The RNA shown here (c-di-GMP-I riboswitch aptamer) has 87 nucleotides and comes from Aestuariibacter salexigens DSM 15300. The prediction has a mean pLDDT of 84. Its Rfam family is "c-di-GMP-I riboswitch aptamer". About the family: GEMM was predicted in a large-scale screen for bacterial structured RNA regulatory elements. Lineage of the source: Bacteria > Pseudomonadota > Alteromonadales > Aestuariibacter > Aestuariibacter salexigens.
[in-house]
Parts: sequence; structure tokens; C1' cells
RNA sequence: UAUGCAGAAUGGCAAACCACGUGAAAAUGUGGGGCGCAAAGUCACCGGUCUAAGGAGUCAUUACUCUACGACAGCGGGAUUGCCGGA
Repeated sequence: UAUGCAGAAUGGCAAACCACGUGAAAAUGUGGGGCGCAAAGUCACCGGUCUAAGGAGUCAUUACUCUACGACAGCGGGAUUGCCGGA
């Protein structure tokens, strides 16, 4: 430098659920919790998923449809950085 892989150690992250807060919602922050994770670190570039405030449309009108500029990196791909140990 390339590959990303046997076991171990030191540490790390934290699903569901609960409390409080933010948000129209999806979701998210903090604390508790611990299902799991070797990139479950970071980035919405590609695909995908969720939501639909605002906007647009339909309609007798409080209804329905479309729409991301809102989210998800713990859905897949990609980019990028990185701890310990092995070959």
C1' cells in the first nucleotide's frame, strides 16, 4: 500500500418499549432500556420506503387524489473516513 478476514481484548453504537421535549406528519432530540451491529461512523449521489404542512386538482366543503422543498444511512447500491488483531 492492497485485501476485509479467524479468535481475543479494550472500548463503541443502540431496535422495540417507557418518560419528557420538537414537529402538520413521517420522524427526531435527551434520559431510561437492549433487539441487534465490525462501520448500526459520516454523506440523500442512484434505486427504494414513509409522510403530505405548503402547493395543485376534483367535488356541494371540511372529503378525496397528486406533489418533497420534509424524513429513513438499522432497506439495497455508491462515495468517504476509521479502532484492535490476523494473513